[in-house]
């Protein structure tokens, strides 16, 4: 310095341009216990790394910059 992946809830991850974003695990509350752990129910949490661009319509498609990981020089 080139190439390639990845970036989404606190953590690990889904997610086809068209339901204005989900799961589990953690966090709260109830239940149930003589407690507690387990278990059920319920439920909070998201400017979808940043910024432009395409489109009626972006988490998706393009560009760019960041960060992280591998390879090549």
């Nucleotide at each position: 310095g080139g190439g390639c992946c990845u970036u989404u809830a606190g953590c690990u991850c889904a997610g086809c341009g068209g339901u204005u974003a989900g799961a589990g695990c953690a966090g709260g509350g109830c239940a149930c216990u003589c407690a507690u752990a387990a278990u059920g129910c319920c439920u909070u949490g998201g400017u979808c790394g940043c910024a432009g661009g395409u489109u009626c319509a972006a988490a998706u498609c393009c560009u760019g910059c960041a960060a992280g990981g591998c390879c090549c020089a």
The RNA shown here (transfer RNA) has 73 nucleotides and comes from a Puniceicoccales bacterium. The coordinates come from a structure-prediction model, not an experiment, and the mean pLDDT is 83. The sequence was found in a public genome assembly. Rfam family: tRNA. Rfam classes the family as a transfer RNA.